[in-house]
């Protein structure tokens, strides 16, 4: 050079066209003599970027950027 796959929360990953979740960390209240477990409620994202297609895109289409695996 070519060809795949990958990029959402602080991490580790879900989500396959209709307003964005989970575990773990976080933080504030219960529980406790106090800590830890445990529970309940929260905070935290322009979904790597630009363009396009759609009535609408995290999801399809191209480009670009990275990181990862194959070929040569």
């Nucleotide at each position: 050079g070519c060809g795949c796959g990958g990029u959402u929360a602080g991490c580790u990953c879900a989500g396959u066209g209709g307003u964005a979740g989970a575990g773990c960390g976080c933080g504030u209240c219960g529980u406790u003599g106090a800590c830890a477990u445990c529970g309940a409620c929260g905070a935290g994202g322009c979904c790597a970027g630009a363009a396009g297609u759609u009535c609408g895109a995290u999801c399809c289409u191209u480009c670009u950027a990275c990181c990862g695996c194959g070929c040569a």